[in-house]
Context: one part of a larger RNA
Order: sequence, then structure tokens, then C1' cells
RNA sequence: GGAUGAACGCUGGCGGCAUGCCUAAUACAUGCAAGUCGAACGGGGUGCUUGCACCCAGUGGCGAACGGGUGAGUAACACGUAUCUAAUCUACCCAUUAGCGGGGGAUAACAGUUGGAAACGACUGCUAAUACCGCAUACGACAUUUUCUGGCAUCAGAGAAUGUUAAAAGGUCCGUUUGGACCACUAAUGGAUGAGGGUGCGGCGUAUUAGUUAGUUGGUGGGGUAAUGGCCUACCAAGACAGUGAUACGUAGCCGAACUGAGAGGUUGAACGGCCACAUCGGGACUGAGACACGGCCCGAACUCCUACGGGAGGCAGCAGUAGGGAAUUUUUCACAAUGGGCGAAAGCCUGAUGGAGCAAUGCCGCGUGACUGAAGACGGUCUUCGGAUUGUAAAGGUCUGUUGUAAGGGAAGAAUAGUAAGUAUAGGAAAUGAUACUUAUUUGACGGUACCUUACCAGAAAGCCACGGCUAACUAUGUGCCAGCAGCCGCGGUAAUACAUAGGUGGCAAGCGUUAUCC
Repeated sequence: GGAUGAACGCUGGCGGCAUGCCUAAUACAUGCAAGUCGAACGGGGUGCUUGCACCCAGUGGCGAACGGGUGAGUAACACGUAUCUAAUCUACCCAUUAGCGGGGGAUAACAGUUGGAAACGACUGCUAAUACCGCAUACGACAUUUUCUGGCAUCAGAGAAUGUUAAAAGGUCCGUUUGGACCACUAAUGGAUGAGGGUGCGGCGUAUUAGUUAGUUGGUGGGGUAAUGGCCUACCAAGACAGUGAUACGUAGCCGAACUGAGAGGUUGAACGGCCACAUCGGGACUGAGACACGGCCCGAACUCCUACGGGAGGCAGCAGUAGGGAAUUUUUCACAAUGGGCGAAAGCCUGAUGGAGCAAUGCCGCGUGACUGAAGACGGUCUUCGGAUUGUAAAGGUCUGUUGUAAGGGAAGAAUAGUAAGUAUAGGAAAUGAUACUUAUUUGACGGUACCUUACCAGAAAGCCACGGCUAACUAUGUGCCAGCAGCCGCGGUAAUACAUAGGUGGCAAGCGUUAUCC
């Protein structure tokens, strides 16, 4: 000199864009943060226009594994980069192929009885499904045997035989004469997306840590997994790692990047983006395509709360907010209008993601606090060699301007490739629905009557902070008298202090200035 998620002191006009618990991964009152589908199903209820509309708990489906938070742990294939997977999985989505036949038994809701303070149950009876379970069918897939081709060893591909393996006759609409369209469902192949696993290399400190290791290292059989593997298990062998630093201890999320520097390098890992880990602490599995699951379940522990003492309930490292800690970090706000996500055929519903507003000079950038003129060089202040010098064109005065401000009026873009209605065209079809494309009309804005624009009015409402001995730009007077004090280093102060304090003047930066802390 540059930089900061900064803090402190003095001061403080406005706007735009960012940023805002770095400490206690401490404890949390309250509200919200994940629902949706009646076009899967039976039922209950409301309104009455008496056959429609709406609402509701339950069964069922999809989602809740995303999005959001935090950095405790982790020195590790966690991360980065490269590569392999002939050792793997992948719901929804896309393309293609083949199907969608015929049956059964339950159960919640509901009704009744009943236990409990509550949380929550128990028994009996009834009922439905795209819930559940057999059967048929098998293009295919899988397993075994076999033939051929290929490769990179285990193997991969193609063909044949045998065996095994599926579904929802569903829903809505249109036609009703078989049926058609859309959404679903089943099997399979390929893709896309996402994920799992292996390996090479890379990035902290300490040797005042030198030996470490028994599932340890390898093999065989078995189990387990989507999958390889001591991943697990039985047996067998005695190996494996280490001075190119094993093991131990300390510290730490990693990276893209950020700061600095001419660079090499050094430091950092806030915000934004990628990956990982965690969800009071420890452990476990269930469901599922996917979790060993922040707002799911079970067990143990600590803590808090309710209790009729028998037993129950909870988890803000989501958004706000509270207490505490601290030098220190914001509103218990508005909206789903946009972007995105979940569900739904759709309308739509949900969304503290997100978009906005609020608070804070926390930072960066921009603007303003007036411009021109004006010498009697006024008054006042300060200094003085008493002549004057300086403050100083500074003020006053004159002429203007109106950024900003105040008032009044107008007033957005962000909104469409969305939705609804009507129409046209295209392919297919017997037709009607439906699909795709286009046109017209109409509707939708939290921010916000905000930004912006116009008009009127007034120089009116808007400057401080630090320094002035040298380093280092900027000096005099008074007070004090090794006192009071200053100080980053050298050092100043003991009666003429440009170094303390005050005043005048000057210098620097400026809505900031200085100090402290940290990095280069």
C1' cells in the first nucleotide's frame, strides 16, 4: 500500500447493487416451512333447483431421499483430477416391441359394545377398489445344457432344447353396431437422467510419536449385496504395512474460487456454484426405484413438558423470533404475480424454495450539500518587528440554476411460448372425441401508485474526521514545567515545547474519517 462476513470512537443527506451469529453443533415459548389426487374406492355430510354442485375423515396412488440449514465429525478414495465397471442399479421421462383373459378371500371407513385422565386402543358385525392373492397366456427375460462367433483372464454376443416368471376385463370422454381417443397397468430392449463400486496421481503439522496389525494379509467352500471384495462366516497358510515416515497425537470439511503479489509464491475457503458429512447424543432396521431418512419408526441416554402417578409428549444446524454467550450480526413482514418444485387429465392446491419489502454507512459504486460574479481586500479572530500580515473572493451584496428536496398530476416494463372460449389447418379414423400447429378475443402484478416522467417553489433542509518533530503532506501563539501528558519506531516534556493541552492557521481524506484485529 491492498484486503475484510469485521468491531470500537467521533460524525452522518440520498440512491442503486450486494452482504449481515465468524462466539454456544448452547437451550428453545409461538406461528408457519410437504403436500396433493373425488377422472382409483366405498361411505358420511351440506345446499337446494330432486339430480346436480360442494365439503370431509378413511382405504389407495404419487411425493415427502428434492428443495432449505449447518460444518460437529472426518487426514479418508472424503475431496480434486484422470480412468475403469466384461462387477452394477435407476421411480417419473423418451423411443420401440408384445400384451391388458378369467377368478377369489379380506379389511379400514361405518355401526354397536367397551378400556383409558390423556396419548391411544380392544372386541363383534358389514362393505369397496387402480389395495391384496391364486389361475391362464409368454413376443421376451432369467436359470441349466448345448452349438457357433468374438474378446481382455473371469467372460460377451447369436441360435436351439427344458424349466421358471406378468398385468388394473381400471378411470374419464366420444360414439353406441363390433369400437375409438387420452390417462393408467404388465413384460422387454435401447436411451436419457441420477446413483453405487474400483484404481493412478495431488493437496496439513509433530520423530520430544518407530515400530504397527489376528479378520490382521492371502487362499478354498459357503453366506450376503443391485454389484466386486474379509463385506461376513468355517477351515488352511503366515503373512501385510513401515525412515519414499507405518502407527500414534494435534489440527482441519474438500474444491471451483477469493485476497495479495510484477511473477513465483503466501494466505483464506463468508457470500455464489459442485461434492461430502451431520440433524439433541449413541445404535438399529422398516418402507421404498432411491434413506439406514432434519420437520418417519424402534431401542438406550441426557434434558424439557403434561399427568388422575398407571402412563404419555418433544427435538429450529428450515424461515422469522426468544434466552444465553459475545467486541459483534436484521422483521415473530408481503406474495405465490414471475422462476422452479410436488400432486392432479385439468381448473387448481401446496411451496419461510423463490420473488419482494423492512432494519444496519457492513461494503462497493454513483449523486448532492450550490454555480458565476463580487476589494471598501469590511467586521471579527489570530499573529505582529505595531508598519502590517493572514483568515480571504472567503463573507456580505448582485445575477442564476434546481441535481436532490417539498407539493401536485400522470404512470410502467417485469405477463407469456401459461389458462379459458371460439375458429382454421395437418395426419389418422366409418364418424365423434382426442392429438399437434396457428389465429382472434378475454383474464392474471406481491413489489406498488414503486421506478420513471411533467409542472410549481425555495439557496432554502444536508460536513465531518484525522493529522501537522523525522519517517510523512502540513506552523505559529498561549498554558504547563520530567508534572499533566504523548508515543507505530526514533523519541518529546526538568521556564522561550513546531512532539503535552488549547486557539488560530495549514495538510489529507470525505458521508465518512481514525483506531484495533487478521492476511499478503
The prediction has a mean pLDDT of 81. Small-subunit ribosomal RNA, 5' domain from Spiroplasma citri, 520 nucleotides, folded computationally. The organism belongs to Spiroplasma, within Bacteria.